[in-house]
RNA sequence: GCCGGAGUGGUGUAAUUGGCAGCCACGCCAGGUUUAGGACCUGGUGGGGGAAACCCCGUGGAGGUUCGAGUCCUCUCUCCGGCA
Numbered sequence: 001g002c003c004g005g006a007g008u009g010g011u012g013u014a015a016u017u018g019g020c021a022g023c024c025a026c027g028c029c030a031g032g033u034u035u036a037g038g039a040c041c042u043g044g045u046g047g048g049g050g051a052a053a054c055c056c057c058g059u060g061g062a063g064g065u066u067c068g069a070g071u072c073c074u075c076u077c078u079c080c081g082g083c084a
Stems, first nucleotide, its partner, number of pairs: 001083007010026003019067001027045006046057004060076005
């Protein structure tokens, strides 16, 4: 230099053929249980604003296509593999 793959909440991952982003697990928070802790059980848990209703932002970054993009296209960054 060329080719291919990957990048998503705090972590590991899922998301059907483009249609509510975050399933499931861990972690964390609250409660139960316990003398206490662990284990176990129940509920909750992306960020910001708000009393609430609700609003805004969010799939490495920047654009594009589309009514609609994690998904398709272009450029770019990082990592992994292959070729030279």